[in-house]
Context: one part of a larger RNA
RNA sequence: CGCUGGAUGGUUGAGAGGGGCUGCUUUUAGUACGAGAGGACCGAAGCGGGCCGGCCUCUGGCGUGCCGGUUGUCCUGCCAAGGGCAAGCGCCGGGUAGCCACGCCGGAAAGGGAUAACCGCUGAAAGCAUCUAAGCGGGAAGCCCGCCUCAAGAUAAACCAUCCCGGGGGCUUUAAGCCCCCCGAAGACUCCGGACAGACUAUCCGGUCGAUAGGCCGCAGGUCUAAGCGCGGCAACGCGUUCAGCCGAGCGGUACUAAUAAGUCGCGAGG
Numbered sequence: 001c002g003c004u005g006g007a008u009g010g011u012u013g014a015g016a017g018g019g020g021c022u023g024c025u026u027u028u029a030g031u032a033c034g035a036g037a038g039g040a041c042c043g044a045a046g047c048g049g050g051c052c053g054g055c056c057u058c059u060g061g062c063g064u065g066c067c068g069g070u071u072g073u074c075c076u077g078c079c080a081a082g083g084g085c086a087a088g089c090g091c092c093g094g095g096u097a098g099c100c101a102c103g104c105c106g107g108a109a110a111g112g113g114a115u116a117a118c119c120g121c122u123g124a125a126a127g128c129a130u131c132u133a134a135g136c137g138g139g140a141a142g143c144c145c146g147c148c149u150c151a152a153g154a155u156a157a158a159c160c161a162u163c164c165c166g167g168g169g170g171c172u173u174u175a176a177g178c179c180c181c182c183c184g185a186a187g188a189c190u191c192c193g194g195a196c197a198g199a200c201u202a203u204c205c206g207g208u209c210g211a212u213a214g215g216c217c218g219c220a221g222g223u224c225u226a227a228g229c230g231c232g233g234c235a236a237c238g239c240g241u242u243c244a245g246c247c248g249a250g251c252g253g254u255a256c257u258a259a260u261a262a263g264u265c266g267c268g269a270g271g
Base pairs, nucleotide, nucleotide: 001153004176005164006163007162008161009160010159011158015150016149017148018147021049022048023047024046025045026044027043033038051107052106053105054104055103059101060100061099062098066094067093068092069091070090071086072085073084074083075082076081111145112144113143118138119137120136121135165270167181168180169179170178171177172175182268187265188264189263190262191207192206193205194204195203212258213257214256215254216253217252218251219250221247222246223245228241229240230239231238232237
């Protein structure tokens, strides 16, 4: 820009893409078959491998400062308690959310249709025979559908629901013409708080008629028993107060802070 008024939400699926794998064991059955040795088709069930998709309950990994331990050194006057640095976390032990796999779940199927080679029925030409000439069955991991994803610029531009707009005047070359005033809907955008989104953008949620983010409160969860004081010990240290203290991202609550205010586009009933 188009889709013949504008808008919001929801669909259809022309078309395109993806997928399509495989082993072992048990059973049927030591049956059919076979002198025996051996040993099935068909069907049923279980357990795997590889690949793909999704997820974080479990297990495990990362988790850059969430908690703790600790060496050296410097600093906060000193003690105590802390802070900085140690190759871009000093080292070490853990670890929420989140992201992950080594973890969990699922899938490639079933089924239907038309067929290939091939197997047939009926059957003439050609009194026989013949699956074929008319006609009719069966038959593949393959084909079409079925499953998953995208998809109406599918210009043949689809469909459904809902919402919105019911002023006036002038000019001419009378046209889907031009100009002026009034009005400015539904809805959208800007702007702002953000995250299930993210390089930017976009997308999505929210904007006081509000829980969107921060703060605060509670809970979950992590770390593992703070400081101070008391007691014991010559001391290192131990014990008690203390399942303490501290605490990113999680869950919930609460307008305390910030989403204030404002602006722009978009009409007038539609070849």
Molecule: large-subunit ribosomal RNA, domain VI
Organism: Treponemataceae bacterium